[in-house]
RNA sequence: GUAUCGGAGAGUUUGAUCCUGGCUCAGAACGAACGCUGGCGGCGUGGAUUAGGCAUGCAAGUCGAGCGCGAAAGGCGGAAGUCUCAGCAAUGGGAUGGAAGCCCGGUAGAGCGGCGAACGGGUGAGUACAAGGUGGGUAAUGUGCCCUCGGGUGGGGGACAACUCCGGGAAACCGGGGCUAAUACCGCAUAUAUUUCUCCGGUCCACGGACUGGGGGAAGAAAGGUGCACGUCGAAAGGUGUGUGUCGCCCGAGGAUCAGCCCGCCCCCCAUUAGCUAGUUGGUAGGGUAAAGGCCUACCAAGGCUACGAUGGGUAGCUGGUCUGAGAGGAUGGUCAGCCACACUGGGACUGAGAUACGGCCCAGACUCCUACGGGAGGCAGCAGUCUAGAGGCUACGGCAAUGGACGCAAGUCUGGCCGAGCGACGCCGCGUAUGGGAUGAAGGUCUUCGGAUUGUAAACCAUGGUCAGUCGGGACGAAUGCCCGGAUGGUGAAUCCGGGUUUGACGGUACCGGCAGGGGAAGCCACGGCUAACUCCGUGCCAGCAGCCGCGGUAAUACGGAGGUGGCAAGCGUUGUUCGGAAUUACUGGGCGUAAAGGGCGCGUAGGCGGGGCGGUCCGUCCGAUGUGAAAGUGCUACCGCUCAACGGAGCAAAGUCAUCGGAUACCACCGCUCUGGAGUCCGGGAGAGGUGAGCGGAAUUGCUGGUGUAGCGGUGGAAUGUACAGAUAUCAGCAAGAACACCUGUGGCGAAGGCGGCUCACUGGCCCGCGACUGACGCUGAGUGCGCAAAAGCGUGGGGAGCAAACGGGAUUAGAUACCCCGGUAGUCCACGCCCUAAACGGUGGGCACUAGGUGUGGGAGGUAUCGACCCCUUCCGUGCCGCAGCCAACGCAAUAAGUGCCCCGCCUGGGGAGUACGGCCGCAAGGUUGAAACUCAAAGGAAUUGACGGGGGCCCGCACAAGCGGUGGAGCAUGUGGUUCAAUUCGAUGCAACGCGAAGAACCUUACCAGGGCUUGAACUGGAGGGUAAACCGGCCGAAAGGCCGGCUGCUUCGGCGAUCCUUCAGAGGUGCUGCAUGGCUGUCGUCAGCUCGUGUCGUGAGAUGUUGGGUUAAGUCCCGCAACGAGCGCAACCCCUAUCCCUAGUUACCAGCACGUCAUGGUGGGCACUCUAGGGAGACUGCCUGCGAUGAGUAGGAGGAAGGUGGGGAUGACGUCAAGUCCUCAUGGCCCUUAUGUCCUGGGCUACACACGUGCUACAAUGGCCGGUACAGAGAGUUGCAAGGCCGCAAGGCGGAGCCAAUCUCUAAAGCCGGCCCCAGUUCAGAUCGGAGUCUGCAACUCGACUCCGUGAAGUCGGAAUCGCUAGUAAUCGCGCAUCAGAACGGCGCGGUGAAUACGUUCCCGGGCCUUGUACACACCGCCCGUCACACCACGAAAGUCGGCUGUACCAGAAGUCGCCGUACCAACCGCAAGGAGGAAGGUGCCUAAGGUAUGGCCGGUGAUUGGGGUGAAGUCGUAACAAGGUAGCCGUACCGGAAGGUGCGGCUGGAUCACCUCCUUU
Repeated sequence: GUAUCGGAGAGUUUGAUCCUGGCUCAGAACGAACGCUGGCGGCGUGGAUUAGGCAUGCAAGUCGAGCGCGAAAGGCGGAAGUCUCAGCAAUGGGAUGGAAGCCCGGUAGAGCGGCGAACGGGUGAGUACAAGGUGGGUAAUGUGCCCUCGGGUGGGGGACAACUCCGGGAAACCGGGGCUAAUACCGCAUAUAUUUCUCCGGUCCACGGACUGGGGGAAGAAAGGUGCACGUCGAAAGGUGUGUGUCGCCCGAGGAUCAGCCCGCCCCCCAUUAGCUAGUUGGUAGGGUAAAGGCCUACCAAGGCUACGAUGGGUAGCUGGUCUGAGAGGAUGGUCAGCCACACUGGGACUGAGAUACGGCCCAGACUCCUACGGGAGGCAGCAGUCUAGAGGCUACGGCAAUGGACGCAAGUCUGGCCGAGCGACGCCGCGUAUGGGAUGAAGGUCUUCGGAUUGUAAACCAUGGUCAGUCGGGACGAAUGCCCGGAUGGUGAAUCCGGGUUUGACGGUACCGGCAGGGGAAGCCACGGCUAACUCCGUGCCAGCAGCCGCGGUAAUACGGAGGUGGCAAGCGUUGUUCGGAAUUACUGGGCGUAAAGGGCGCGUAGGCGGGGCGGUCCGUCCGAUGUGAAAGUGCUACCGCUCAACGGAGCAAAGUCAUCGGAUACCACCGCUCUGGAGUCCGGGAGAGGUGAGCGGAAUUGCUGGUGUAGCGGUGGAAUGUACAGAUAUCAGCAAGAACACCUGUGGCGAAGGCGGCUCACUGGCCCGCGACUGACGCUGAGUGCGCAAAAGCGUGGGGAGCAAACGGGAUUAGAUACCCCGGUAGUCCACGCCCUAAACGGUGGGCACUAGGUGUGGGAGGUAUCGACCCCUUCCGUGCCGCAGCCAACGCAAUAAGUGCCCCGCCUGGGGAGUACGGCCGCAAGGUUGAAACUCAAAGGAAUUGACGGGGGCCCGCACAAGCGGUGGAGCAUGUGGUUCAAUUCGAUGCAACGCGAAGAACCUUACCAGGGCUUGAACUGGAGGGUAAACCGGCCGAAAGGCCGGCUGCUUCGGCGAUCCUUCAGAGGUGCUGCAUGGCUGUCGUCAGCUCGUGUCGUGAGAUGUUGGGUUAAGUCCCGCAACGAGCGCAACCCCUAUCCCUAGUUACCAGCACGUCAUGGUGGGCACUCUAGGGAGACUGCCUGCGAUGAGUAGGAGGAAGGUGGGGAUGACGUCAAGUCCUCAUGGCCCUUAUGUCCUGGGCUACACACGUGCUACAAUGGCCGGUACAGAGAGUUGCAAGGCCGCAAGGCGGAGCCAAUCUCUAAAGCCGGCCCCAGUUCAGAUCGGAGUCUGCAACUCGACUCCGUGAAGUCGGAAUCGCUAGUAAUCGCGCAUCAGAACGGCGCGGUGAAUACGUUCCCGGGCCUUGUACACACCGCCCGUCACACCACGAAAGUCGGCUGUACCAGAAGUCGCCGUACCAACCGCAAGGAGGAAGGUGCCUAAGGUAUGGCCGGUGAUUGGGGUGAAGUCGUAACAAGGUAGCCGUACCGGAAGGUGCGGCUGGAUCACCUCCUUU
């Protein structure tokens, strides 16, 4: 550069992420079916299930030119006979009748004979190989008809059908007698090439033989028909002869075609089928066949097949092709084509060139039909058609016109092969259902924010064209032959060719062409949540339903149903089923195994696979070329051709094999030969070691026993108890005994293949490392199944042993329980010998070998170098063992020369989770059990790593009246108040852990009021508007009534006199609702929490979620600040800015104030005056770690100090980040939706919210002497006040009353108590306390009964300091004292404020609670109020076992044995030949033997169905018991094993880390 070809993903595990991994979808296809719909044509295609059964018709005949018979009907014809007429009669006429004969016609027909019927057509049962495909072989074969060549066709003979006669039978059919022809049958002759025997040669060969030449012997053939010409016989028909043509016949050779047999390669699943085999394997001989062969028989030998999968089981016709796919591959084998097999099921042969025969035969069996019951008949998997089963597949059509076939000389006959038509949208292809114009964007529908939008140029309307269908007319190709005539050629033939004539079309009056009319006759289906293109309304309310996956639906559903609209496809559209694809999800192309599924527990080693360097050879693989073949169809291509196009069809080319043969190449592989030393090994010299086995020895400790000392406990635990001890324990000393294990050394030290191995000595023994040389010469690596060996602990057998420990077990505790954890005991066992078992988290969760790929640093063993007194250090190197780390790899974590990097070789293993390492079967085991190892069913996940949170009975740091230290309370009493509960006609509603409960309510007697009872109203108590009508309404009065209300009566506006008209009445829209939903909402609020946090931009890191910043070191009240840092900045929070308060100053000075001056009073800032002070209220100053010292990094800051009224945010307040709790409120208000409408609205009276056996919260008052009472006396602040606060005065014991100065307020009023002074009380239920009750009052109010507050007199309860538990408070705080205010007619012990008096304590952060930051674990993420396990109970589902039972397939032994081939017998019998005859040869009925189908008996094997009962498993809204696991899951968990237990599970022994935490050791990193 050219050419050709060409591969797309998505949804779903999570809070989010990456990965692994399954499930699902989008595509294409179909012999399809189902649903809805349906105009036309062309070409295809159509019983896939029951190889189930079949009525009816048709599907194989043909030849008279092989042969003998031979009708009937009909026509012509008209006899005998009969009748009748005439006649005497004969006879004649007529009628009837129908014979012979002739025509038809030697026809129809059956028969003998020939060819065909073995083709064509159907089906796919069987068959995993006598099949098929492909390539070869046949020297081991056959072949009718056809072609070529050579030769022949002479002469005789005897039958049997038909027919006829007789007989049997219902029928089917059969038997017997008789006649007869042939191209039927049989001898004889002749015969080369045939067959066979023999002799002599030649060529070839695979050594078996094949082909071929010559001599001799034997056997072995035939059929005639017909045309023409001529002759002859005959009356003719015809016979016969010769010639010639033609069709045949016989012998032989060759060809072609078709077929048989043999071989290589290819061709499904199961190893839970591992061994199979007696004609089996081979040989010899024989038989048999067209033919090789155990194909068959006899004998001999003992072989043959198999892990490269025999045998057995299951399934299946094979192929060309078809579908899919980028391809490789996968799936498939319908139509068409090739091969095979089958023809009701099984067996068998006959005929024939060919069959073991679909429309033939015989037998057996099943089934159906006929029957006179004696017997018979049948085989649609041919074409139609029918029944059955089924989701499901057509006409009982036309024609031989074409093509092909059978027969024939031919004409022709036959042909459900075939050609056509019909039916089915079953498929593919084509066409149409109009086209153009047309905006007031009509009406209608739908939606609507009510403006409009959309349906929509869509329609209407105007114009145009005229496909298809309709109708009228014309009208094919497909036809070539054949026959006749003529001609050419030819052997005067045939064949062939040419010309002329004539004949032949089912489809079909079809295709096609033309005319005519008119928008006239022709559109549906599915979808619209994501995937996936297309959205709204209504209905429904976890219902009805949808759904391919994820998932929708429990009142606002783009997901259900309907509608409008939209999207897609279109005479179809969807659905279902199936296949491939996507799926790299079986990975050859093209995957994996540390943690996701996956490395065998380890070794030795067989087969197998793979394998170092050099030379030479062979050329098997490999590569190249050529030839042959790979049928056609199909597929691909084409300026190709034919149907108007296309589908469809034709032509040409291409392509297609792991194929065969020949030739060539020789790098690599293989093989052969020679050689090499680097791999591997051997020898030599050294070395280390818990390597193994056996024997012996040792000390410490434990326990027991003996003895001594000694006395009261010991022991054990969280605390105890059981236990042990005055019969002397524990403790202690001495001695003895026994068994087991070997402290320190000891070390991420050593050894071993793994398991594993630890005192010392000896013996035996395996492996390894280093060094120097020598030797062998690839001897190597790996290693299936199987084999062999080893293999912790537990466990088993036999026998020992038994100190300690210790499953089970007993006891004591703990606990709701405690079959556990803890304690006291304790048996198997642990130990030894021998024999089994064979499994572990048998782990580095990492198979073995070799090679390569930066470094650094420890440590064990060896060698060398250097330097030395010395291997003490140092350097180099080999082998082992750790850590860190680059590249690289990885989903990440991590690995990183000891790889999880880069390559090669070999083995093992994986393919979603559960079911399940289970069941069944096999093997092993004494058993326990091990090993191998499924399925049904079920789920849309199960998983790995990492991230952010949350959580932990994890860790670290820090804070808070959190604890502690203190002070005072609550919990006990009475009362008040709220709540629960209960009650009630109603006790309205809400609030419910903290964060509901003196809360909404800052104030329920009526009202409030939402509740209850009763009485009323209905456009309404309040609002807006429309319409019609009447009238002023209000207001006043009367009656009824509890009131509301009802009824009745009275009165009235403005006016231009027309009328107007608020209001009221009626009516309509519509009001009204404290009715529901706070889980539809707004707003507001609580809470974590005044906690210090929550985020963003840019950058950087990470595949990503995300991280970084915000972590770290300090510091702070604080993410406050400083320093450091891949971060740099910023925002919301913190702080500050605001208010009050503490000091001072300035300004101002009334109503506040009064120092000085003056006046006045008993007295008082009362007055003048003053503004200094206090104060008021405006402004300012002041505090900032600013200064000093120490500490600290020189910083931030911190400790102390100075000054200061105040010191480290001075005190207090306001201020509440991102968010959490579906927190609270629809009853403040607002508001979507729903609900009520003479009531769920509204008015009224009365009642209730105030109930009361109880329970709780919050308070008040107390229990007294720091007190109570009495008398006297002092000092506030902040507020409030005209429907108000109210002074002084008077009355009342008092509440209060009368009265009213003053005050709209720094002016007047409300206005203190504790305290202080004095006195009494004397520890008592009191001179404490005041509940309760009685009485009398006051005040408010329409009204204090239910149900107000207060006063006085009387009464005087509980209560003597409060159990478990629990609350507040860190300074002007707690405690204590009173005062005011809001609400409010009245009604605070509550709430909100105010001032007076005025403490104690904080060592400290272990613990409780809450919170912040960092870190760790996690199976949690609606986030620990999480998750989750097992038994039990209930329901459903599939499966296993099971006494059995039923069925299928099959093995073995035996019985019996049809038809039939073969063998034997064959004096029943028999035409051809021989023979005069008898007879013979030969044939053959029959008999018999072998074999043998169905059948039977007995006994096995395998498979399947079913089965009382039983076992576990799965699923299910919810149930019961516990709490095993996930955090240190509250006893770390898990693995193997053993025992035990309702259950999860517990315990013992050994193992693992896939255990948290703390400490220590080692190593590493940095300086």